[in-house]
RNA sequence: GGGCGGGUAACUCAGUGGUGAGAGUGCCGUCCUCACACGGCGGAAGUCGGGAGUUCGAAUCUCCCCCCGCCCA
Numbered sequence: 001g002g003g004c005g006g007g008u009a010a011c012u013c014a015g016u017g018g019u020g021a022g023a024g025u026g027c028c029g030u031c032c033u034c035a036c037a038c039g040g041c042g043g044a045a046g047u048c049g050g051g052a053g054u055u056c057g058a059a060u061c062u063c064c065c066c067c068c069g070c071c072c073a
Stems, first nucleotide, its partner, number of pairs: 001072007010025004018056001027043005049065005
């Protein structure tokens, strides 16, 4: 330098055009317990890597850039 895959909640990931962006774990509160753990209930937490474009509508499609991984040179 070229090709491919990936970047979505603190972490691991799902979601591949149609109102509202999700799950598990973690975190906070509460119930339970003598207390802790486990468990029940409730809650907070997001520039969907950045920018531009297409579209009535973009996390999702296109282009450029950044970052991570693999392969080729």

Predicted 3D model of a 73-nucleotide RNA (transfer RNA) from a Deltaproteobacteria bacterium. Its mean pLDDT, the model's own confidence on a scale to 100, is 82. It matches the Rfam family "tRNA". The family's RNA type in Rfam is transfer RNA. Rfam's curators write: Transfer RNA (tRNA) molecules are approximately 80 nucleotides in length. Rfam links the family to the GO term triplet codon-amino acid adaptor activity. The sequence was found in a public genome assembly. Lineage of the source: Bacteria > Pseudomonadati > Myxococcota > Myxococcia.